A computed fold for a 1486-nucleotide RNA from Candidatus Pelagibacter sp. IMCC9063, annotated as small-subunit ribosomal RNA.
It matches the Rfam family "Bacterial small subunit ribosomal RNA".
Model confidence (mean pLDDT): 83 of 100.

RNA sequence: AAACUUGAGAGUUUGAUCAUGGCUCAGAACGUACGCUGGCGGCACGCCUAACACAUGCAAGUCGAGCGGGGUAGCAAUACCUAGCGGCAGACGGGUGCGUAACAUGUGGGAAUCUGCCUUUUGGUUCGGAACAACAUGGGGAAACCUGUGCUAAUACCGGAUAAGUCCUAACGGAGAAAGUUUUAAUGCCAAAAGAUGAGCCCGCAUUUGAUUAGCUUGUUGGUGAGGUAAAAGCUCACCAAGGCUAUAAUCAAUAGCUGAUUUGAGAGGAUGAUCAGCCACACUGGGACUGAGAUACGGCCCAGACUCCUACGGGAGGCAGCAGUGGGGAAUCUUGCACAAUGGGCGAAAGCCUGAUGCAGCGAUGCCGCGUGAGUGAAGAAGGCCUUUGGGUUGUAAAGCUCUUUUGUCGGGAAAGAUAAUGACUGUACCCGAAGAAUAAGGUCCGGCUAACUUCGUGCCAGCAGCCGCGGUAAUACGAAGGGACCUAGCGUAGUUCGGAAUUACUGGGCGUAAAGAGUAUGUAGGCGGCUAGAUAAGUUAAUUGUGAAAGCCCAAAGCUUAACUUUGGAACUGCAAUUAAAACUAUUUAGCUAGAGUAUGAUAGAGGAAAGCGGAAUACAUAGUGUAGAGGUGAAAUUCGUAGAUAUUAUGUAGAACACCAGUUGCGAAGGCGGCUUUCUGGAUCAUUACUGACGCUGAGAUACGAAAGUAUGGGUAGCGAAGAGGAUUAGAUACCCUCGUAGUCCAUACCAUAAACGAUGAUUAUUAAAUGUGGGGAAUUAUUUCUCUGUAUUAUAGCUAACGCGUUAAAUAAUCCGCCUGGGGAGUACGACCGCAAGGUUAAAACUCAAAUGAAUUGACGGGGACCCGCACAAGCGGUGGAGCAUGUGGUUUAAUUCGAAGCAACGCGCAGAACCUUACCAACCCUUGACAUGUUUGUCGCGAAACUAAGAGAUUAGUUUCUUCAGUUCGGCUGGACAAAACACAGGUGCUGCAUGGCUGUCGUCAGCUCGUGUCGUGAGAUGUUGGGUUAAGUCCCGCAACGAGCGCAACCCCUACUUUUAGUUGCCAUCAGGUUAUGCUGGGCACUCUAAUAGAACUGCCUGUGAUAAACAGGAGGAAGGUGGGGAUGACGUCAAGUCCUCAUGGCCCUUACGGGUUGGGCUACACACGUGCUACAAUGGUAGGUACAGUGAGAUGCCGAGCAGCGAUGCUUAGCUAAACUCCAAAACCUACCUCAGUUCGGAUUGCACUCUGCAACUCGAGUGCAUGAAGCUGGAAUCGCUAGUAAUCGUGGAUCAGCGUGCCACGGUGAAUACGUUCCCGGGUCUUGUACACACCGCCCGUCACACCAUGGAAAUUGGAUUUACCUUAAGGCAAAUUAUGAACCCUCGGGACAUGUUUGACCACGGUAAGUUUGGUAACUGGGGUGAAGUCGUAACAAGGUAGCCGUAGGGGAACCUGCGGCUGGAUUACCUCCUUU
Repeated sequence: AAACUUGAGAGUUUGAUCAUGGCUCAGAACGUACGCUGGCGGCACGCCUAACACAUGCAAGUCGAGCGGGGUAGCAAUACCUAGCGGCAGACGGGUGCGUAACAUGUGGGAAUCUGCCUUUUGGUUCGGAACAACAUGGGGAAACCUGUGCUAAUACCGGAUAAGUCCUAACGGAGAAAGUUUUAAUGCCAAAAGAUGAGCCCGCAUUUGAUUAGCUUGUUGGUGAGGUAAAAGCUCACCAAGGCUAUAAUCAAUAGCUGAUUUGAGAGGAUGAUCAGCCACACUGGGACUGAGAUACGGCCCAGACUCCUACGGGAGGCAGCAGUGGGGAAUCUUGCACAAUGGGCGAAAGCCUGAUGCAGCGAUGCCGCGUGAGUGAAGAAGGCCUUUGGGUUGUAAAGCUCUUUUGUCGGGAAAGAUAAUGACUGUACCCGAAGAAUAAGGUCCGGCUAACUUCGUGCCAGCAGCCGCGGUAAUACGAAGGGACCUAGCGUAGUUCGGAAUUACUGGGCGUAAAGAGUAUGUAGGCGGCUAGAUAAGUUAAUUGUGAAAGCCCAAAGCUUAACUUUGGAACUGCAAUUAAAACUAUUUAGCUAGAGUAUGAUAGAGGAAAGCGGAAUACAUAGUGUAGAGGUGAAAUUCGUAGAUAUUAUGUAGAACACCAGUUGCGAAGGCGGCUUUCUGGAUCAUUACUGACGCUGAGAUACGAAAGUAUGGGUAGCGAAGAGGAUUAGAUACCCUCGUAGUCCAUACCAUAAACGAUGAUUAUUAAAUGUGGGGAAUUAUUUCUCUGUAUUAUAGCUAACGCGUUAAAUAAUCCGCCUGGGGAGUACGACCGCAAGGUUAAAACUCAAAUGAAUUGACGGGGACCCGCACAAGCGGUGGAGCAUGUGGUUUAAUUCGAAGCAACGCGCAGAACCUUACCAACCCUUGACAUGUUUGUCGCGAAACUAAGAGAUUAGUUUCUUCAGUUCGGCUGGACAAAACACAGGUGCUGCAUGGCUGUCGUCAGCUCGUGUCGUGAGAUGUUGGGUUAAGUCCCGCAACGAGCGCAACCCCUACUUUUAGUUGCCAUCAGGUUAUGCUGGGCACUCUAAUAGAACUGCCUGUGAUAAACAGGAGGAAGGUGGGGAUGACGUCAAGUCCUCAUGGCCCUUACGGGUUGGGCUACACACGUGCUACAAUGGUAGGUACAGUGAGAUGCCGAGCAGCGAUGCUUAGCUAAACUCCAAAACCUACCUCAGUUCGGAUUGCACUCUGCAACUCGAGUGCAUGAAGCUGGAAUCGCUAGUAAUCGUGGAUCAGCGUGCCACGGUGAAUACGUUCCCGGGUCUUGUACACACCGCCCGUCACACCAUGGAAAUUGGAUUUACCUUAAGGCAAAUUAUGAACCCUCGGGACAUGUUUGACCACGGUAAGUUUGGUAACUGGGGUGAAGUCGUAACAAGGUAGCCGUAGGGGAACCUGCGGCUGGAUUACCUCCUUU
């Protein structure tokens, strides 16, 4: 000099957010245990459980220099040994933690004590006596041992003398001692005084939990006297008094040895009390004393009890919680070792003896510390493994190889310190030297996040994992394995416990409006806190000093072991307690004052404040009487009910009870509950003003006391209306309800209980401080006469500040202070048990087991509502026509079948995939065939004659066998060189309309052509998010305008594109023909022309541009003009972000899985076409606005060479024959309804055409299953369609035909085209769908949501319970062992006295009170078991309903009472933590 450096968070509630709040994790520690693994050394530690039981050995002896005797050796002297007497020590050392909540312990004090051995000092050490063991001998006993007689010594025992000092005293006096040994030297002994050490006693403070333990105590508290002790004291006894302790927790119960310290923590704290050290307690269990300086004695004694052992059954012996060790218990804890060498202890003069204390060794990774398992080099980046996009990557310089080293271990050699003279268990140990040789030495856990570390395979909600969240249902970084990686390392994980994180009990350092939490309110006791001035004191406070705070430990500095752990030395610290001195600001105490707090007095004021008595009118009901007649009530609609015996209605009168309209109000009063007609009496409080008085008298308030809505209870009254229960009627699936008609308790009064409410401002009381503004109740002052100021209430907005936010905001939830109450995750539960209160109902107080990882608050975005507002849509309405009824067509379901292939399923499947199933298609079924395959690529070999066509034979055909005919590959460097084709073989592979659309791409549907969906920057908010995008208008539109903390932008809307409506220009053939000309029976037929129509390119045109009005002068709207067209002119294409795990693996593509002589490929036949039935979509009809027959016009889109097909001829017709034109503005397909005429005359018809028969036509290889069409004949149902339901707003509906795709043929379907051509829309109340804003929400898989209770089943813990069985404890009584105490004694006895009788004293015996164990009785308390029983909790898919969340479909909830299968319903009072502003009820699952 130093003794210090100090504080981390994360996961998990939600769609997301912030908060609240629990659960969990990361750290450290351990006397640990278990799993896997294990080289060495040092230092520590090692029965936490059964204070359970113990075999065996050892753990306390020593002294012959106290004594006699005996023995051994020796010839003896003598030496040695020691059973007994005697002395000292066995009260230490060692063990354990049962008991103990206590002066036990810790700390600090105190006075009334003792203290062997030790130290110092003083004095003394004299004279005598009698015994008892041993021994000898006798007896008893199995033994242990006991006993008679006799002898004997002492430092054993006893008496006398002496008494410096000591003790007692009545102050005269009296009392009491010793031990010797020895030649010396020395050592003992006695008395006494000091010291040291040790011990005893008393006191302050500290010292676990429970009040569901509130009263305890009779030697209890005190006094006097006596006894007793080493010593104070009720320590004990007698008497007297009636005290003592307790809410600052007595008593009782439970648990526990206490401390230094250990561990954790930033600290404050918390937990612990192994090892080491101090104290205490205990020694098989309980009691007791003896000896002694010291014990009520672990290895002593006595008694009782339990247990064990020995026994000859008569009796005895024993106590490991000493060291080892055994059994047992347990998850679990060592050797029956060596030595007294060291340190220490006992005895001894000493040598020495003893010492399981101790020193060492052994076992154990139990912990801490140290070391090692090799080092360098080494790329062909070896092999192998694993992964792979098949290129490679990784294991990996890792290995091998080469060059080195030798710690540890092995072998050989040497060798300490511990020992001051001797003596070494450890031990031939530590350590040192040498030799050989990489040799002998690495594992454990983890790899989804927290948390460092990733891939493949297997498995398929299985097996399993998991600390929390959670993984696993066919692509698992989460299970198992492998490869790789991460971390620690002779260890690594797991389990358990403690602290931490946890500010999650908050002193440091939390909260209570809505998250858990302010008692319903007040008064007030104890207690806590308390205004101004001055003085005193010094309890708190502050400072200094002193004593103490054991050592060890922690910390610092050094030192010693090779280092470290460890050890040693010194220091710091021990934050505490006590004492002394000092200070006097604050608190306190006290003294003296003050008036600002508080109160009193005086004068005014307002008021639904309280109690009692009286009075009043309206209404209702009832009664009586009158008028009057058929209904009245009631409801969503009804019915029950009342009424012709006269209701309802109305008039008059009377009676009764209850409640008090208007005034009336975010009004007033009250502590709260609460209080409302008027008057009187009594009475509480408040406010204002004025001065006067008292002089801190104040605030809060545990217990306590009083008040305390409604319901309810008791007794007695009263009862009009209302009205739990109850009855009836409705509603309903049911309706124990909602609605209706009745109606009992009750509601009212008096008296007495009850003590709870959403008793709410969900906000305890009091005091002070802190911007404003606006109302209003009650006073006062001023004043310019309408205002200003002020006090006290009450309400709204709002600043600062606070808050998780919502919000609060001088009436605080702000800032401070004081006091009280309360909270600590959800459920179980405000429940059980206990206690108190109550007549009862019940209230107050108030847990645990078990279970979950959440429960909760506020706010956000959505979605939803049988919430609201606004708007739109063929959504409704207004119309027109249909469907649903019939027949047929077509699709689907169902059924059937060998197969009836598969898919699509509300809208958004069902004339859909299919723009066309006789074969093919075809995927299905039956049968028969093929296996590198019908198809692709690669390798090898062969052939360049492969192939095509025709025919023959077998076969159902595929296929097989053969014949004939045609053809004679390309390039070339001329090499079978290249390409191509074919065949064969083997293998890679082909192939799959097999599965998964919930692994996918692509495509599509739908909301919806709805007007929305977003972003950047900025701003606001802690944040999710908001703003923009909302608002006022307007629009088809988030279209536009205005406003605005927003300003801009994007995808959508609109526009740009196409068609159509008008015009210009250009161009006129195949189109057209006005003009000119020609020709024809006629026709643009011809010349000619391009004016028109048209064609197809181009350009224009329409923009709210113009006018008027409305509107904010805007956007826009209404009307008008002009115009072919007028307000997006009409139509089409165009489909935002997204939703539906929507559809499609059978269009296509594709991951994974599956099949591979078959789930692949081929062929024939069949099936997809079935048919009691049900549904969808259509066609044709039912007729006269029609049918039939005849006559006769007018389109457009398109298509056409395997084709469209004209004209002609034949046929009744489908069609056939034949032959023009046309590759198409040229030719062809190519109209019908309409219109005109005639007939039919309302009927199952001249309607309707199904069905069936016969005969045909066409296509096709083939019309049986199974095509279309024609002719003749047949002539079914059907006369306009129930409930319900669909389409359409103009060239639309309706109606009429035409074309096309597919296609050999085939449609009533689909996609297009034109002809004819309407009606209606007042309007937005309602149904449906959608959009915007807002509101509520317990929903977020988003209402097809969530969710409650009974019942049934399984399991779990728990309450009650007849009874039963233990523990603990109290009281009373009985019994008393051993024992000490007291008394007695006609017992016995060596020392002393003696008058010889005896006495003192001792022993024995007896008695007495006390007392352990034990017993009896009555309790108290606490466990176990338990028939039966109560509720509670948990459990993928049970039953019944639907109570709550939206106005949850009757708003919900609180208290109370009744009722009901159940959620619940109803009455009374209360709360908002209720939506909305208005139209029936019930159900609505997932």